[in-house]
RNA sequence: AGAGUUUGAUCCUGGCUCAGGUUGAACGCUGGCGGUAUGCUUAACACAUGCAAGUCGAACGAAGUUUGGGUGGCAACACUUAAACUUAGUGGCGGACGGGUGCGUAACGCGUAAGAACCUACCUUUUGGAAGGGGAUAACAAUGGGAAACUGUUGCUAAUACCCUAUACAGCUGAGGAGCGAAAGGUGAAAACCACCAAAAGAGGGGCUUGCGUCUGAUUAGCUAGUUGGGGAGGUAAUGGCUUCCCAAGGCCAUGAUCAGUAGCUGGUCUGAGAGGAUGAUCAGCCACACUGGGACUGAGACACGGCCCAGACUCCUACGGGAGGCAGCAGUGAGGAAUUUUCCGCAAUGGGCGAAAGCCUGACGGAGCAAUACCGCGUGGAGGAUGAAAGCCCGUGGGUCGUAAACUCCUUUUCUCAGAGAAGACAAAAGGACGGUAUCUGAGGAAUAAGCUCCGGCUAACUCUGUGCCAGCAGCCGCGGUAAUACAGGGGGAGCAAGCGUUAACCGGAAUGAUUGGGCGUAAAGCGUCUGUAGGUGGCUUUUUAAGUCUACUGUCAAAACCCAGAGCUUAACUUUGGACCGGCAGUGGAAACUGAGGAGCUUGAGUGCGGUAGAGGCAGAGGGAAUUCCUAGUGGAGCAGUGAAAUGCGUAGAGAUUAGGAAGAACACCCGAGGCGAAGGCGCUCUGCUGGGCCGCAACUGACACUGAGAGACGAAAGCUAGGGGAGCAAAUGGGAUUAGAUACCCCAGUAGUCCUAGCCGUAAACGAUGGAAACUAAGUGCUGUCACUCAACAGUGCUGUAGCUAACGCGUUAAGUUUCCCGCCUGGGGAGUACGCUCGCAAGAGUGAAACUCAAAGGAAUUGACGGGGACCAGCACAAGCGGUGGAUUAUGUGGUUUAAUUCGAUGCAACGCGAAGAACCUUACCAGGGUUUGACAUGGCAAGAAUCUCCUUGAAAGGGGGGAGUGCCUGAAAAGGAACUUGUACACAGGUGGUGCACGGCUGUCGUCAGCUCGUGUCGUGAGAUGUAUGGUUAAGUCCCAUAACGAGCGCAACCCUUGUCUCUAGUUGUUUUCUCUAGAGAGACUGCCAGUGUAAGCUGGAGGAAGGAGAGGAUGACGUCAAGUCAGCACGCCCCUUACACCCUGGGCGACACACGUAAUACAAUGGUCGGGACAAUCUGUAGCAACCUCGCGAGAGUUCGCCAACCGGGAAAACCCGACCUCAGUUCGGAUUGUAGGCUGCAACUCGCCUGCAUGAAGCCGGAAUCGCUAGUAAUCGCCGGUCAGCCAUAUGGCGGUGAAUACGUUCCCUGGUCUUGUACACACCGCCCGUCACAUCGCGAAAGCAAAUUUCACUCGAAGUC
Repeated sequence: AGAGUUUGAUCCUGGCUCAGGUUGAACGCUGGCGGUAUGCUUAACACAUGCAAGUCGAACGAAGUUUGGGUGGCAACACUUAAACUUAGUGGCGGACGGGUGCGUAACGCGUAAGAACCUACCUUUUGGAAGGGGAUAACAAUGGGAAACUGUUGCUAAUACCCUAUACAGCUGAGGAGCGAAAGGUGAAAACCACCAAAAGAGGGGCUUGCGUCUGAUUAGCUAGUUGGGGAGGUAAUGGCUUCCCAAGGCCAUGAUCAGUAGCUGGUCUGAGAGGAUGAUCAGCCACACUGGGACUGAGACACGGCCCAGACUCCUACGGGAGGCAGCAGUGAGGAAUUUUCCGCAAUGGGCGAAAGCCUGACGGAGCAAUACCGCGUGGAGGAUGAAAGCCCGUGGGUCGUAAACUCCUUUUCUCAGAGAAGACAAAAGGACGGUAUCUGAGGAAUAAGCUCCGGCUAACUCUGUGCCAGCAGCCGCGGUAAUACAGGGGGAGCAAGCGUUAACCGGAAUGAUUGGGCGUAAAGCGUCUGUAGGUGGCUUUUUAAGUCUACUGUCAAAACCCAGAGCUUAACUUUGGACCGGCAGUGGAAACUGAGGAGCUUGAGUGCGGUAGAGGCAGAGGGAAUUCCUAGUGGAGCAGUGAAAUGCGUAGAGAUUAGGAAGAACACCCGAGGCGAAGGCGCUCUGCUGGGCCGCAACUGACACUGAGAGACGAAAGCUAGGGGAGCAAAUGGGAUUAGAUACCCCAGUAGUCCUAGCCGUAAACGAUGGAAACUAAGUGCUGUCACUCAACAGUGCUGUAGCUAACGCGUUAAGUUUCCCGCCUGGGGAGUACGCUCGCAAGAGUGAAACUCAAAGGAAUUGACGGGGACCAGCACAAGCGGUGGAUUAUGUGGUUUAAUUCGAUGCAACGCGAAGAACCUUACCAGGGUUUGACAUGGCAAGAAUCUCCUUGAAAGGGGGGAGUGCCUGAAAAGGAACUUGUACACAGGUGGUGCACGGCUGUCGUCAGCUCGUGUCGUGAGAUGUAUGGUUAAGUCCCAUAACGAGCGCAACCCUUGUCUCUAGUUGUUUUCUCUAGAGAGACUGCCAGUGUAAGCUGGAGGAAGGAGAGGAUGACGUCAAGUCAGCACGCCCCUUACACCCUGGGCGACACACGUAAUACAAUGGUCGGGACAAUCUGUAGCAACCUCGCGAGAGUUCGCCAACCGGGAAAACCCGACCUCAGUUCGGAUUGUAGGCUGCAACUCGCCUGCAUGAAGCCGGAAUCGCUAGUAAUCGCCGGUCAGCCAUAUGGCGGUGAAUACGUUCCCUGGUCUUGUACACACCGCCCGUCACAUCGCGAAAGCAAAUUUCACUCGAAGUC
């Protein structure tokens, strides 16, 4: 010192959250020691038990006990005396201190500084005194009452108890004469000491008064009757309405009275850089209180915590008649609560009371106990130690990590255990210590007795594995979790702190987020709608006085403690202690006089007045005017008018509309009219007249600061609305009707009432906006308009635009500031709830003004950026439309899909961009599916052991797979042999194989699509706070971001184009299998086209036309697919992560299925015929393919085909016939000589096998269909259309598919308005998952919170009345 969070990204505004410190804390987990502190914050709730205030016999009488003496007595015992002790009572002093608590109190209660009208026991100092008398009374005794508490009567007695007399001053009273007022003794042998009385003084203590300071609310604005003052009297220690009688009518308040709420105040404490904010435990000062309320008594002192009286509530005792009590003292109990200790020891120390003293009392206090509650200190070992042990965890299986960590070796003993010694605290000497056998010291023992908690996604230091699968859970904020979670849970590892660590609660900080220091108000929250003006605040120049503010020197005070500085003492620290500084403040005395204030005297520039001019829809009232509209009357006229996108409602033959003339009414004032004028704003527009306000310019005669702002207050204030009375032409909420629409309470149309207008009154609000309060000064210019003066420039006042400096988050503002300053007012403090509720004020009402909270969210918002989108705009392209040609959609068939069915109908592909798609070919196989039969190291790979070479063959069983049995047979290499080895087969055991099982949303690779669209980017520079922009925009041009010009850009890359292939022309070379070798053909190498030439146009790029040329402006076609988009498609082509199965989700076999069939869709084939069909004859291609092959010729068969076989590994042989076409004949418009589906039958071919389920042939059969609804597809030239041919896959083939080849060979394009798609620029945006976006309201249900509500209950307060205890006078 900052950080996270609004967005795709950015800057700003703004809230929320975090990191720090602190605590009388609590909770969770854990816990070795010591020191020092602290410990009911809640129920001022109720309290059992014990203790917390007594003491004095040296004030007094009396009683008793013990001991000693004496007398009597045998003794017991009685009497007496002395001493000591104890005690109830009388008396004295003290129980007003000490200790507790914070209810009340917003107050002279507290703090601070002053003051005058007072009191003061004990203590200190001083002066003086203490004489003489008297009568009682408790105790006690006797006798009563009562359960008790307690108490009555009679009798006796003492005093330092009480009373009288005397005396008395320096005392008190009084103007004075004068009057009044005291006393006590005790102890001691004595000295003497302690008491007593009066008076004066001191110290300390207390009472009273005053200035200043001391929380929140105005949704509390008026309060007050002893109230404010005076006179008399009373009362008090004392002043005083403190009390009373009389008189006066005052006193307080917007600088906040009164009322309400909350609260003990302070030194201080916590936090903060400070200013501040929060707080008032422990310690210290003051106050208040003592079960609740009231009251006095005694006393120096109380209206009294452990005193009294009364009332009340509660508890206890009771014989029911009456009594007793007060822990907010120390312990302790119950209750409340998240939560707070022992019914301990001692008066040894310090202090207090009494006493002459000894001493007694002291839950004050000194100590111990409990609690990690806080702060401070110490420890849980130190050094060495690598086979880097084992286990754990991870792993790429190589290793890494835990980790010198451990083990092990050596050492130490703080702490711990045991034993021994043993304090200070205690005074002049002796004695006397609760703590305590404590602190401390010495010795011995043994690493021995001692580590946890939280966190590890970012903020924030620290990462991996497994499990889980939007579940369980986490979370302070953002947010994690839907099968690869560094965020959940566990493990390993790591980070931080450490006898503690986290969480919760609370305060300050960060937060400049209430801003004095130190913020804002054009658009983010925020300028009152405007003006006048009261209080208040602020205020021009000169001079003089004063000294209130201000400054300065000194004095007093600001308790101690605390904080700070320097020391000292406990081993250190915490802690304790000494000294200093500080205590911002208040008060007093002296001085200064610049500034502010106050008093005096002046000035003229601010302000105002006057004089002379001047512009204007400024205001109010009266009078006048024409155009238009509607209506009425009359004429002409005769069928429509009106209205709309199109219509209809409506008006009209009872005469509309149109037109002419006349009349009536009300409202508004065309043109002029203008980013012109006037006004404070709202607002103001025909003409004339009257009344009236303000401004501006000029002159410089007058006043002499008279000024600015302005809380409250007052005035004005659009439209709508309200009240009363008029008026009512047009327009027009509401309303009616007609349309539109799914609906249409709307937009459009026909009508139409309030209202709009006038008069009088109310309302008081608007996006009342420049979203910009008023006044003053200063700070560049340019330009347009209005007014005055001047007329050459200027000047002043206003009103606009551009723009410098500067400001601003940016947009923008910019002498008319949103710049730089001063003064005054108003307003803001996250979004929603809400300008709502309640209360109050105003209003006839509508409503206006003032104006919250609960609850809820982590955002809401401003400006700008890039995209995307728009039923926004501009430009452009495309078989996109248009112009054409041919189709699909109707029929039948084929094929694919959906659906349905099924044991199974395996799986995938699903808008364009799935659907003759994966599949370039499902009878078995394929095959993944189903049924059944089987196998389990497996059909396949690698490795161990054993046996056997391998291999071939036969029989049997079975649907097959498989099972059982028999026979033949021995090879290769090394070696003399034995034996070993390689390869293969079988058996066996285990690692493993296997999976077309899942995830294409984990992936690679490949592919589709936008789209062969012209785009997509980078480096450097520049601009911008930044995201970004520029480059890549404007203007031309192109098929093209193609090129040119221009230019804060200059260059470059991926795309475009070109390079590649085919084809069209020519030349050259070569010539087998082609051939006549010139041409053609085949193969190879070249040439050719470049807007090169001409004309026009243009700055250029280029465009248009022409020539030449086989080809002309890219000649035609292909291959080639930028950055990216669609979580597009594919785990079933392949590869691959993870998950899943393992006698099965693997593998083998037979059979079935993928071929089902009420139906729907896509893609094709064939047709519906005469531009045709059938028959006969005739002509012309190109690509391509063949040895498990193509197969000629020949023979047979109607044919498919069969038989036989020449040739050919192909420019050689074969497939091979091209078909449309041409010629001739028939058919003559029909369901036909069209069409061929379907079916029957007879055959052929392939194959182990054509039933489910193949193709072909002959004969027979001869269905639908006569050109196809809404809708929709392809194509711009060798194209569409039409005709046939070939290949791949393949035993065969469901191919009408698909990929190629050639033959014949058109029509049309005016053009870009519209549909679709795409590109560039621009604009709006609250969208960014990006319009398939975002988002509003009602309703239904549930939950949470806050209002209203007939009433009911409680608390507090005020006023009135009644009863009235104790007690004072």